Record summary: A computed fold for a 100-nucleotide RNA from Aminomonas paucivorans DSM 12260, annotated as Bacterial small signal recognition particle RNA.
[in-house]
RNA sequence: GAUCCAGUCCCGUGCGGCGAAAUCCCGUGAACCCCGCCAGGUCCGGAAGGAAGCAACGGUAAGCGGAUCGUUUCGGGCGCCACGGGGUCGCUGGGUCCCC
Numbered sequence: 001g002a003u004c005c006a007g008u009c010c011c012g013u014g015c016g017g018c019g020a021a022a023u024c025c026c027g028u029g030a031a032c033c034c035c036g037c038c039a040g041g042u043c044c045g046g047a048a049g050g051a052a053g054c055a056a057c058g059g060u061a062a063g064c065g066g067a068u069c070g071u072u073u074c075g076g077g078c079g080c081c082a083c084g085g086g087g088u089c090g091c092u093g094g095g096u097c098c099c100c
Stems, first nucleotide, its partner, number of pairs: 001097008009086005014080003018075006025066004034059003042051003
């Protein structure tokens, strides 16, 4: 000096972690315009019975609050002796060859 390999560089994929949101779970949550069941009372009926149905009670919806996981989605100059592709201008390490 040349050449080869690997790394640094760029892109993609995967995995882990971080952050956010949603979901799952629990609680709360509709006097009436949700559901069920309807005391009292009301209505129909000669009666037997029937009808509608407020409160209360039970359940649920939107919403609100909570707790440690799990699951899903999104994000990025977080990470990885991870994998694949690109590049050989420069740098680093190693091998081989040639010259002095």